[in-house]
Context: one part of a larger RNA
């Protein structure tokens, strides 16, 4: 000077309270941790590990195992000698890697030759997803989007160091006011960016449709006013009134406005902390392997199951299940592709193949909702696990080990102990619907929009944190 204290003071945070809706109890998914195993590849670890890397383990990935195989090597530069091809089709053996066989098959040239590419040698090397995150770039979590961290000059102390940054108001804010041995300035903070929310402008096709006309239809004609859309402006500054207040910063409460006091979400993360995480994205120093800790292939394992805990989905029923009819989105994707009508099937999905590189076409039904009818409290017409059988799709291939349908079977479950999460407004709850990855495979994630609450007296307590203070046997 900081740390810390079951010291003080003063303030914030879904940190208590007030509410709502969960987990912990069940089945199941899904990561783990233990057992196992020839292998169940490696990391991650209190919060900040655990539906985390992994935003797609059937082969392959892939790094592990067990077997067969290579050794200059699957990749890269360089030398030397042969070929002329190299890929590519068929055969033959074989698990396949791999061997033999066959069919075809370069390019310039001054003709010496070179390009280029394959084989063979030989050595330099080459490869390690081997180890070391406690040697490291990098890059990412977390205190925390928390308001702080600093410096230059004076100044005061012998000196660590102070001062400023403390005080007295006020903020979300070290935000701004007044005062002061201080006086400026820096990263921070805000603000500028992006979206959302209002309105004037421009611009009307693939949107759009008031009035005319037209149609089964914005189907056509017309038309750009409306709705959109996506360029460009305006709008919000405590500007205005009052009222408190230090004649200040500000705070109340109002008018006006789509919108008020940072409108609402986003991107933006200071000095530093944890020898946090990551040598396995990558990239690196050292050490380690060098006919194997390289590298190729088959089949297997990452999916194993007495157990534990961690996220989740489903559900336990009437605000509810089936069953009929009927509305109304947002934001995306699509060419080795998204696939319409129409047709076959209980379906899943097949036949089709129109359209559309998309405000044109298509995925696409939106789903709680809303009429209408059933069940009648019953382990049920609740629940749906498991298991049989019988198709479907993708895939070279679904046995270990995909997902899907239809029939059958129906299991635990009657709302959950200690304990414990989340959320403050279009938010929680509920409802669907869409993307990445992807051949196929989503209850995870990342978006989108629909219906949409309830509480907040209040800071004593719990958790964290901010700033002066005070103790101190810590540094």
């Nucleotide at each position: 000077u900081g740390a810390c204290g079951g010291g003080g003071g003063c303030c914030c945070g879904c940190a208590c309270a007030a509410g709502c809706g969960g987990u912990g109890g069940a089945g199941c998914a899904u990561g783990u941790g233990g057992u196992u195993u020839a292998a169940u590849u490696c990391g991650a670890a209190g919060c900040a590990a655990c539906g985390c890397g992994a935003g797609g383990a059937a082969c392959c990935u892939u790094a592990c195992c067990a077997g067969g195989g290579c050794u200059u090597g699957a990749c890269a530069u360089c030398c030397c000698u042969c070929u002329g091809a190299c890929g590519g089709g068929g055969g033959u053996a074989g698990a396949g890697a791999u061997a033999c066989c066959u069919c075809g098959u370069c390019c310039c040239u001054u003709c010496g030759g070179g390009g280029c590419a394959g084989a063979g040698g030989a050595g330099a090397c080459a490869g390690g997803u081997g180890g070391u995150g406690c040697a490291u770039g990098g890059u990412u979590g977390u205190c925390g989007u928390c308001a702080g961290c600093u410096c230059g000059u004076g100044u005061c102390g012998u000196g660590a160091g102070a001062u400023g940054u403390u005080g007295g108001g006020u903020u979300a804010a070290g935000u701004c006011c007044c005062g002061c041995a201080a006086c400026g300035a820096g990263c921070g903070c805000a603000a500028c960016c992006c979206u959302u929310g209002a309105g004037c402008u421009u611009a009307g096709u693939u949107g759009c449709c008031a009035g005319c006309a037209u149609u089964g239809g914005g189907u056509u004609g017309g038309g750009c006013a409306c709705u959109c859309c996506a360029g460009g402006c305006u709008g919000a500054c405590u500007g205005c009134c009052g009222c408190a207040g230090a004649c200040g910063a500000u705070g109340c409460g109002g008018a006006g406005g789509a919108a008020g006091g940072u409108g609402g979400g986003g991107a933006u993360g200071a000095c530093g902390u944890c020898a946090a995480a990551u040598c396995a994205u990558c990239a690196u120093g050292c050490c380690c392997c060098u006919u194997a800790u390289g590298u190729c292939c088959u089949g297997g394992g990452c999916u194993a199951c007495a157990c534990a805990c961690g996220u989740g989905c489903u559900a336990c029923a009437a605000u509810g299940g089936c069953c009929g009819g009927u509305a109304c989105a947002g934001a995306g994707g699509g060419a080795a592709g998204c696939g319409a009508a129409g047709g076959a099937g209980c379906g899943a999905u097949c036949c089709g193949g129109a359209g559309c590189g998309a405000a044109c076409c298509c995925c696409a039904a939106a789903a709680a909702g809303c009429c209408g009818g059933u069940c009648g409290u019953a382990g049920u017409u609740c629940g749906g696990a498991u298991u049989g059988c019988a198709g479907g799709c993708u895939g070279c291939a679904a046995c270990u080990c995909g997902c899907c349908u239809g029939c059958a079977u129906g299991a635990a479950g009657c709302c959950g102990g200690a304990a414990u999460c989340g959320c403050u407004a279009g938010u929680a709850a509920u409802c669907g619907c869409g993307g990445a990855u992807c051949a196929g495979c989503a209850u995870g994630c990342c978006g989108c929009g629909g219906u949409g609450a309830a509480u907040c007296c209040g800071u004593u307590c719990c958790c964290g944190g901010g700033c002066c203070u005070u103790g101190c046997a810590c540094a």